This is a predicted structure of a 97-nucleotide RNA (TPP riboswitch aptamer (THI element)) from Rhizobium wenxiniae. Rfam family: TPP riboswitch aptamer (THI element). From the family's description: Vitamin B(1) in its active form thiamin pyrophosphate (TPP) is an essential coenzyme that is synthesised by coupling of pyrimidine and thiazole moieties in bacteria. The prediction has a mean pLDDT of 75. The organism belongs to Aliirhizobium, within Bacteria.
RNA sequence: UGGACAUGACAGGGGCGUCCGGUGAAAGCCGGGCUGAGAAGAACCCUUUGAACCUGAACCAGAUCAUGCUGGCGGAGGGAGUCGUUCGGGUCUUCGU
Numbered sequence: 001u002g003g004a005c006a007u008g009a010c011a012g013g014g015g016c017g018u019c020c021g022g023u024g025a026a027a028g029c030c031g032g033g034c035u036g037a038g039a040a041g042a043a044c045c046c047u048u049u050g051a052a053c054c055u056g057a058a059c060c061a062g063a064u065c066a067u068g069c070u071g072g073c074g075g076a077g078g079g080a081g082u083c084g085u086u087c088g089g090g091u092c093u094u095c096g097u
Stems, first nucleotide, its partner, number of pairs: 002093004006085005011047004016041001017034007053078003059072004
């Protein structure tokens, strides 16, 4: 000296299951249990450095009252971003003295 770790604004993407009880003609609604960040929350998670989420999948194995509940599949395929700040401090690396 350059780079990375930082941060702000706006914008965007995504999921919401399962079991029990109540009610109801049904759809649905209400209460509770389970897992989870989140099971309709002015919330939560994620945005290419992308395991947020979707597909395969009505998949395979195990567990469970039951369920993506756990593992496999699997770093497989797909998947949503731009602009700005970087005063000071720290660490690492490169170059010069």